[in-house]
RNA sequence: AGAGUUUGAUCCUGGCUCAGGACGAACUCUGGCGGCGUGCCUAACACAUGCAAGUCGAGCGAGAUGCUUAUGACGAAUUCUUCGGAUGCCUGAUUAAGCGGAAAGCGGCGGACGGGUGAGUAACGCGUAGGCAACCUGCCCUUCACAGAGGGAUAGCCUCGGGAAACCGGGAUUAAAACCUCAUAAUGCCACUGAAAGACAUCUUCCGGUGGCCAAAGAUUUAUCGGUGAAGGAUGGGCCUGCGUCUGAUUAGUUAGUUGGUGGGGUAACGGCCUACCAAGGCGACGAUCAGUAGCCGACCUGAGAGGGUGAUCGGCCACAUUGGAACUGAGACACGGUCCAAACUCCUACGGGAGGCAGCAGUGGGGAAUAUUGCACAAUGGGGGAAACCCUGAUGCAGCAACGCCGCGUGAAGGAAGAAGGCCUUCGGGUCGUAAACUUCUGUCCUUGGGGAAGAAACAAAUGACGGUACCCUUGGAGGAAGCCCCGGCUAAUUCCGUGCCAGCAGCCGCGGUAAUACGGAAGGUCCGGGCGUUAUCCGGAUUUAUUGGGUUUAAAGGGAGCGUAGGCGGUCUGUUAAGCGUGUUGUGAAAUGUUGGUGCUCAACAUCUGCACUGCAGCGCGAACUGGCGGACUUGAGUUGGCUGAAAGUAUGCGGAAUUCGUGGUGUAGCGGUGAAAUGCUUAGAUAUCACGAAGAACUCCGAUUGCGAAGGCAGCAUGCUGUAUCCUUACUGACGCUGAAGCUCGAAGGUGCGGGUAUCGAACAGGAUUAGAUACCCUGGUAGUCCGCACGGUAAACUAUGGAUGCCCGCCUGUGGCGAUAUAUGUCAGGCGGGCCAAGCGAAAAGCGUUAAGCAUCCCACCUGGGGAGACGACCGGCAACGGGGGAAACUCAAAGGAAUGAACGGGGGCCCGCACAAGCGGAGGAACAUGUGGUUUAAUUCGAUGAUACGCGAGGAACCUUACCCGGGCUUGAACUGCACAGGACUGAUACAGAGAUGUUGAUUCCCUUCGGGGCCUGUGCGGAGGUGCUGCAUGGUUGUCGUCAGCUCGUGCCGUGAGGUGUCGGCUUAAGUGCCACAACGAGCGCAACCCCUUUCGUCAGUUGCCAUCAGGUUUUGCUGGGCACUCUGGCGACACUGCCACCGUAAGGUGCGAGGAAGGUGGGGAUGACGUCAAAUCAGCACGGCCCUUACGUCCGGGGCUACACACGUGUUACAAUGGCAGGUACAGAGGGCCGGCGCCUGGCAACAUGCGUCCAAUCCUUAAAGCCUGCCUCAGUUCGGAUUGGGGUCUGCAACCCGAACCCAUGAAGCUGGAUUCGCUAGUAAUCGCGCAUCAGCCAUGGCGCGGUGAAUACGUUCCCGGGCCUUGCACUAAGGGCCCGUCA
Repeated sequence: AGAGUUUGAUCCUGGCUCAGGACGAACUCUGGCGGCGUGCCUAACACAUGCAAGUCGAGCGAGAUGCUUAUGACGAAUUCUUCGGAUGCCUGAUUAAGCGGAAAGCGGCGGACGGGUGAGUAACGCGUAGGCAACCUGCCCUUCACAGAGGGAUAGCCUCGGGAAACCGGGAUUAAAACCUCAUAAUGCCACUGAAAGACAUCUUCCGGUGGCCAAAGAUUUAUCGGUGAAGGAUGGGCCUGCGUCUGAUUAGUUAGUUGGUGGGGUAACGGCCUACCAAGGCGACGAUCAGUAGCCGACCUGAGAGGGUGAUCGGCCACAUUGGAACUGAGACACGGUCCAAACUCCUACGGGAGGCAGCAGUGGGGAAUAUUGCACAAUGGGGGAAACCCUGAUGCAGCAACGCCGCGUGAAGGAAGAAGGCCUUCGGGUCGUAAACUUCUGUCCUUGGGGAAGAAACAAAUGACGGUACCCUUGGAGGAAGCCCCGGCUAAUUCCGUGCCAGCAGCCGCGGUAAUACGGAAGGUCCGGGCGUUAUCCGGAUUUAUUGGGUUUAAAGGGAGCGUAGGCGGUCUGUUAAGCGUGUUGUGAAAUGUUGGUGCUCAACAUCUGCACUGCAGCGCGAACUGGCGGACUUGAGUUGGCUGAAAGUAUGCGGAAUUCGUGGUGUAGCGGUGAAAUGCUUAGAUAUCACGAAGAACUCCGAUUGCGAAGGCAGCAUGCUGUAUCCUUACUGACGCUGAAGCUCGAAGGUGCGGGUAUCGAACAGGAUUAGAUACCCUGGUAGUCCGCACGGUAAACUAUGGAUGCCCGCCUGUGGCGAUAUAUGUCAGGCGGGCCAAGCGAAAAGCGUUAAGCAUCCCACCUGGGGAGACGACCGGCAACGGGGGAAACUCAAAGGAAUGAACGGGGGCCCGCACAAGCGGAGGAACAUGUGGUUUAAUUCGAUGAUACGCGAGGAACCUUACCCGGGCUUGAACUGCACAGGACUGAUACAGAGAUGUUGAUUCCCUUCGGGGCCUGUGCGGAGGUGCUGCAUGGUUGUCGUCAGCUCGUGCCGUGAGGUGUCGGCUUAAGUGCCACAACGAGCGCAACCCCUUUCGUCAGUUGCCAUCAGGUUUUGCUGGGCACUCUGGCGACACUGCCACCGUAAGGUGCGAGGAAGGUGGGGAUGACGUCAAAUCAGCACGGCCCUUACGUCCGGGGCUACACACGUGUUACAAUGGCAGGUACAGAGGGCCGGCGCCUGGCAACAUGCGUCCAAUCCUUAAAGCCUGCCUCAGUUCGGAUUGGGGUCUGCAACCCGAACCCAUGAAGCUGGAUUCGCUAGUAAUCGCGCAUCAGCCAUGGCGCGGUGAAUACGUUCCCGGGCCUUGCACUAAGGGCCCGUCA
C1' cells in the first nucleotide's frame, strides 16, 4: 500500500466482499511448564448457610464462668476392718478476701469511610474554566482564654403482669465525661447606632458606642489523655455561572408557580425553595416541548491524521441499595449490613401477630452461548476504636479454578545414504515423505531424587511471614513424560491421486459439483501459525462509500417549472478609531494512572518503578493592528434615478377585415358522390356530388417568415386604437454601496381536467358502424358527445429540457444574424456597447461523448439537491382542492450482487449506400402426378445390427447383405480362449485318410509318422499352470487423424510508428479499377506474412529428339477383303524436351492502374478451357464402426466357434433415380464414325447345338498387336393418334448360368399375360458453350448379382442473359441497438 466482483473486451460511476488490528468474549479440535493480569456483558431475578463494623473498663453502674488464699461439708478411690467404722495427701460444697473480666446495659467515637452495582438520570448529572461580598466543616494543626457551684432522673439489675414468639407494660432501686439549673465570659451571637474604606451599590469590610444572650468533664499507674469558648489554617463538602455533552420534525409549538416583582416563611447558604398579592411574562427553527436510548469522565480500541466506536478491569464524579415515600439522629445521611409508613415477595405462627432484604465476600437456584473457592491471613499496606497493649477489618495481601489475554521456556542436539522398510505418485526409467527414521555420540531447560534456602520486616531492643519450605542454589535419574490446528481454484503462501457424479456436499465474495473436480469426501505431499489453531458475534480500518482535512449534481443518483421577496449568509474604494475574531508572549490550570523519551528492578520479556516530556484544552494578564467584524468620516466604478431617439409576434381591453369551412334558401344540372392499399359503412332520383347567387354562424389568421424578434418562465403572429410592463442605445446631471443570493412566504404557471354561465363552424377523447386481422376493445374509413372558443373561478402538473440554479470578475481567435449611435453617411472601411447562432486554441470533462467569453474553463458568494438496484416515491398522517388529483416530507420488512454512464469490436435490422454470384430475370430440360428401383422415417418383429438428420442426413458409410460378410436374433458348444505372445512343467512328431454319432461346431476311431545336435538339448506340436489376451461394449462433449460447410468467398493478420487513459483504431479507410485487399492515385503511416494470382497436371498450336506393338508418302514382294511381309520414319500417332499469350502492337478514353474495339497478327486474346490447390476461423458439425488413442465397463462372457433366421418385413410418409405417357416417335432391315479403360481362377473368336440365355469342342491374347461390332446418326419399309405395333409393371409356364446351397432372397433368356400412365396442384431443381439436352461405351467392387447407383469416356449438340427493382447468399462502407449463447437474441404481463 491494496485486491476480487457488472462487460465479448474497455474506461468510469457505484455498491457488495476480502486481506489488518482489537475483545471482560463464546464455541469446535487439541493441550507440557512458569510469570503478570483478567473473569455474570444475561435476571437492579430470587436467595439457604457462614462471615463482611466495631471498639473504648484510662467515662459509668453492675459483675457470670473461672483462678488464688483461707475455711473445709458431702462424697469417691486405696489400705485396714471387729463390717459398726477408721484412714483419707484426692476432690473441693459453703463462707470470707483478692485476681480476673464473659454477656448485656448507660455513655463516647465510629456505623455518611471502606466494599458493591449502573436500575434511574439527556440533567449544572458529568467534563472544563470560573464565582460564593450567599455557605458549612467532627476528628487534625496553630494561637488566645477558661473549666466555679449545684440538682433531678434513667437504662441495666430485681420484681409483678401480658404474649406462641418478637417483644411489651407496671412497680421498686442505681451511676456517669448521660441530662438539667445557676455562676463567669468575648475578638462570639442578636438589636439599635456613629465614622471611614471598597469606582458605584441592595451590600461588604473595618474602627467604635449602648443594651441583651450563650460554656465546660472528668479519668488516672501522675507519664499523660480528654473538656469548653473564640480566631486562624488544613481537609472535606454545599450552592451558582460560561462553554461542551446521543437520536428522532413521520414530535412545532410549549409553560399557571409557569416568568418577573413586593411582603413573609424556610435553609448552613442564594433562590418560586415555599406562601400571599401584583404584573403577563418565560422558552422555541441557533430545535423548545414530546418520544426513544444512555450513568459521565480520565481513558481504551482503531486510524497517517482529522475522525469513528467504546465507557469491562484501574482512577475521579454521580446515582442507587426489594419497590415507592418520609423524616429522625448527627459535623456530615434523608443513611447497602439504622428507624417509620405503604406495596409485592419469602419465612415463622398457638392465626391474635411477627421476621427478612447478598447491586459486600464466598456460595445456591434461575436465566444464558457464557464468567471462578461456601479457601488462608491480618505477616505487609490502609481503615475504625483505644493512652496503649490490643481488638475488628471477605478493604487488602495471598492461594485455588479457567489457554480468557499478554509475555517467556520446552517437547532435544550433533553425526548418520544401502537414500532401508512402508505409504503415495509414476511417462515404470524413477520421484517423494527424507537425514526424516533406525543406529552412534552427547546435553539436561521443564520434569524427577536428595539436600540447602531467601528478600518481602519497617517503625523498635525483642518478638512478628498468610504466601511457603515458595522463588532460588547444589545434587540424582534418564531422551526418557510433553504438538497440534486451520488451509492448499482466484483474492492468498501452499498440488497430486482415489471416491462421488448438479447427488452427497462446499462457499467470505466471485463461484465449484451433471464420469477424467488442484473448489465436495478421503489419502499422500505442501503452506501458514504454533501451546495453540480455526469459527462466530461486535468495533474501527481499508471506505475520499457523508468528503472540515477530503466528493459530487449535461448524459452515471442529484438544479427547485419561473419570478418577487422576509429572516439569514456574503459584500466596492479611501481614511480614522476600537480590539470581538486573529497573531504572539506570559501566568494559572489541564489529579494520579495511561501515552511517550531516557534509565532502573524482577535471569529476559510481559510486568513494575524513577525521571523528563506530552496531555494539541480552558481561563486570566500584556503586546500587535495586516485581514474579518463594530463605530465614525469621505468617494464613485457596483446599484439606482431624470432627459432623448428608436425597436419588438411582450401583456391587456375594445373595434374592424378578407379568404376558407359548414349550414340555409333559390337557380343550373343528372347519376352517382365519397372514401381506401383495396373496399365497405355513409350521402344521393324526396335530386346528392359539381356549379352560380344571396344569407347565417363560429373559429383560426395564408403570403411576409428567417439559424428573426420579445418575455422571468409558461408562452406570444391579420389590422387599428387606448392602457400597462420592459431590455438596449445616446447624453449630461443627480443619489452615494442604496448590492448579490434567498429557508419560510407570496405571485405567475402549456396541454388536459373541474364548477357556473354563454357559444358551438371546424376538428374531435368516449361511443357507434365499416374494414384489416388468427383475434383487433388499435393503426385505416364513415359518423359523433364531452372538449376545442369566450367570461368568472378552481386546479398547479409536463422530456415545465439547454435534461446545464442565480449573481459578479477574469481568460486566444474566426464567421454570421439583429438593434441603436457616430462619421467625409452612396458604398466599403473604422470604433463602442446590447441580444441571438455557428466553428475552434488553452483549459475542463474523476470516464468519454462533448463543453469551450451564451463554459461543463479559472475564482468568489448564496440557494436547491444526491449517497447501490428493486421494494417505492408505497401505506398512513398533514396541507391544498368541488372532484379529479396534487404537494412538501418520506420509511421498513424482504430481496439482489449488481443496477447504471460513455465509448469499442462483432453480430443483427421488414436502416441506408456501393458491388458480386445460374441469386433473380431471359431461356432449355427436369422433379412434384404413374409404375418400378433405391435410401430414409414410421410401424412391425425374436431380430428387423449400428451410424449419418435444415442448408452441410436420406442411390450417404456400402466401390456388391443368399452362406460368409454380420456387428443383430434363436439354438448348440468352448473358457489361456478363434488369432498373437513370454515363462515353467509334462508329453509327443505334426498332419490326420477312413468309418461312426451329430444340424454343424465338435467328439470317437486311428491307416500313416520327423528334423538338427557340440548328445546337454533345440526346432515343431499338444496338454496343464502363471502372465499378457479379446471386446463393432460406452464416451466424437476427453482426443489424434480425416472430412463436410460458409467458400475458391476475398478476405485474415503481424512488426515498427502514430492516435486514444483504455478496449481499440490507423495501415485494411477514400477516389478509380479488377475475377480478386488485383492494381493505381491519395493518405500518419511505412513495410511484411497467410490467402488471390503465378508455379503443377490435362487439353488446344508449333518445333525438336526418338520410332515399336503405332504409321505407310516413296521402293519392292505377296494376296483370302487386311501394313500382310521386306523396308522406311515423311505424315498421323506415341512421349520426352522446348516454343507460344505479355494488354506486347494500333486507335480512342483515362493522371495512372486499366477499360473499350465484329482492330491487326495469331492455333489460341485479355484468367484460352478444365483439374489439383481451400487463408484466419465458424458450426463442442461428422466419425471411438476404417485406423489410432485417454478414461470407464465385461472376463465359463459384452470374448469366441457353429447351424438357422434377420439386415430384403409393410396400412403409410419423404428424398434420389429409372422407364414412360409417344409420330422430332415405335418396330424391322441395311449402313458410317469414337474415346477411355480392363483382361490368364481372365477376355474373346471360330465350328457345332439351341429361338435365346447358354453349352460342347478347337483356337487366340500376359496386350499401341486380340477382345473392339459404338449408339444416337444416315437410307428403306411399316405403324397414323388409338391406352395404340405407345408403355412395359404384374403374373403363369419353361428352361439357362453362378454357387456347398438361389425357399425366405440372385441375375439373365424364351413363350404367354399386358397394370398404372395421354405431360403432372401448390411448389421446386439443374444449367451461360463444346455447356444444357441427348446417345451409347468402359471401369471398380464381384463366384453370381438385385447397377436404373457411383466413377470415367467420347458422339450429336442448342436457346437465352434487357437488366439488378425484387427473392436467396455473400463482400466493403455507414447508421441504430437494452443483442454478445449474438433475433431460434433479449424481454414484459398473466397463469401453473